A computed fold for a 166-nucleotide RNA, annotated as glmS glucosamine-6-phosphate activated ribozyme aptamer.
Formats: sequence, structure tokens, C1' cells
RNA sequence: AUCAUUUUGCAAGCGCCAGGACCCUCCCUGGUAUACUCCGGGGAGGGUUGACGAGGAAGGGGUUUAUCGAGUUUUCGGCGGGUGCCCCUCGUUGUUCCCACCAGCGUCAGCAGUCUCUUAAAGCCGGCCGGUAACGGCAGGGACAAAGGAGGCCGCAGUGGGGUCC
Repeated sequence: AUCAUUUUGCAAGCGCCAGGACCCUCCCUGGUAUACUCCGGGGAGGGUUGACGAGGAAGGGGUUUAUCGAGUUUUCGGCGGGUGCCCCUCGUUGUUCCCACCAGCGUCAGCAGUCUCUUAAAGCCGGCCGGUAACGGCAGGGACAAAGGAGGCCGCAGUGGGGUCC
């Protein structure tokens, strides 16, 4: 250094970095009166950056540009993963129970309207810590979402068969 195996830890706007951007060191080189120093070009090595929160998980399989907004110089580009979606199974709603099918949904388990709630965070302001630097970390101040969800009110939402009660 590579390969294999084992173990531990960590995450789901999460992890990673062969491109890009940026920083540092060294080397070569052009310009200018001069060049470690100013303005450029090239190379090597080492680094930095690379999604801000809200929301999202019955089980198995498949699949990949998998919801919502905030911000706006790259949150670009790419790889992997993934709670999305599809199929099957299970469960559940369709006004007590069971079965089949149909439509929807996922254990707070049907759809629509309306009201309320659901601490947004980063950005911004000022400060501290680490790093030569790019930049990273920490707590503080003060704003601003959408989707989804929950609760209240109201409306709507199967077909067939069986059981039980009146």
C1' cells in the first nucleotide's frame, strides 16, 4: 500500500467528494527601472467548501431527479443512501360484530370546507473560540414560511351475504 474478515461508532436534507469554486506552501515562467514583495501564466503537493429548516417509517419485494417552503455568488456538478411511489400481505375507515369484493387510508389509520394550534432554521445583527488562510464551531439578540399533521364545528362517504339485538 492492497485485499479479505471481524468489531465498534454515526446520519436520513442524511453521509461522501475524482469536477467546479476558494485557501496555503513550494517550483518554473512573462511584464515593469527593480522583484520574495507589484500585475500575470503554468506545474506539484496539502487543504476548505459542497442543503437552511418543516414534514415524513405496519411487514416483504421492486423502483429512483421521493414532500414543503426559506434563502439566493455554487443549496453548482456528481456518488451513495433514504421514511416517497408501485405490487403483495396485514391492519383500519365506509355508524355495533363477522365474511367477500370495491374505494380510501397506515395504528391519532376515509374525503372536503372552516377556525385554532403545531417554538421554523439558516440568512441578518453583535460577540466568543479554533485555523497562516479558505473556513469551521459555540452560545446570544431579533424576524419571516409552505406543505403535512392534531383538535373543534359542519357536510359527505360503498355493494352483497351472515350473526346478534329491537

Model confidence (mean pLDDT): 79 of 100. It matches the Rfam family "glmS glucosamine-6-phosphate activated ribozyme aptamer". Its family is annotated with regulation of gene expression and catalytic activity in the Gene Ontology.